[in-house]
Transfer RNA from a Patescibacteria group bacterium, 84 nucleotides, folded computationally. Taxonomically the source falls in Bacteria candidate phyla (Bacteria). It matches the Rfam family "tRNA". From the family's description: Transfer RNA (tRNA) molecules are approximately 80 nucleotides in length.
RNA sequence: GCUCGGGUGGUGGAAUUGGUAGACACGCAGGACUUAAAAUCCUGUGAGGUUAAACUCGUGCGGGUUCAAGUCCCGCCCCGAGCA
Numbered sequence: 001g002c003u004c005g006g007g008u009g010g011u012g013g014a015a016u017u018g019g020u021a022g023a024c025a026c027g028c029a030g031g032a033c034u035u036a037a038a039a040u041c042c043u044g045u046g047a048g049g050u051u052a053a054a055c056u057c058g059u060g061c062g063g064g065u066u067c068a069a070g071u072c073c074c075g076c077c078c079c080g081a082g083c084a
Stems, first nucleotide, its partner, number of pairs: 001083007010026003019067001027045006046057003060076005
C1' cells in the first nucleotide's frame, strides 16, 4: 500500500428486510433476609437539566440519502486478521 472484519452506557454484548437504541449479563447504588456478613431476592442505574418533572442531547469523527440511519453511501481516525 491492497482486501476483509470491527468501533454502541462503568464492562462484556444484543438491536441484521432502515421503524421507540441500549435487551441480557456483570459491576455499582438502595432495600429485604441475617446477631452480623456472604449467598439469594426486589428496585434503580447513558449524559445534561430539574426540588421532582418537563425538556434537550447521545451508537469512533465529519458529511450525504431518507418521513425516519447503530443499520445504507462518501471521506477520515483507531483496533484486529490476511496479502504484498